The RNA shown here (transfer RNA) has 72 nucleotides and comes from Caldifarciminota bacterium JGI_Cruoil_03_51_56.
Its mean pLDDT, the model's own confidence on a scale to 100, is 82.
Taxonomically the source falls in Caldifarciminota (Bacteria, Pseudomonadati).
Its Rfam family is "tRNA". Rfam links the family to the GO term triplet codon-amino acid adaptor activity. Rfam classes the family as a transfer RNA.
RNA sequence: GGCGGCAUAGCCAAGUAGUAAGGCAGCGGUCUGCAAAAUCGCAAUACCCGGGUGCGAAUCCCGGUGCCGCCU
Numbered sequence: 001g002g003c004g005g006c007a008u009a010g011c012c013a014a015g016u017a018g019u020a021a022g023g024c025a026g027c028g029g030u031c032u033g034c035a036a037a038a039u040c041g042c043a044a045u046a047c048c049c050g051g052g053u054g055c056g057a058a059u060c061c062c063g064g065u066g067c068c069g070c071c072u
Stems, first nucleotide, its partner, number of pairs: 001071007010024003018055001026042005048064005
């Protein structure tokens, strides 16, 4: 330098045009002598950035940034 993949909450992670799942962590309740475990509930400005298409974009297209891989 060329090609490909990935980027979603503090962490992991689903969703590939039509309300952004789930788990861990966090907060609160129940339970307990106190805790832990268990269980119930709750919240968070989460879609890497800038444009485009479209009634509608995390999702499609273009460009950029970062990481990973392959080739040279």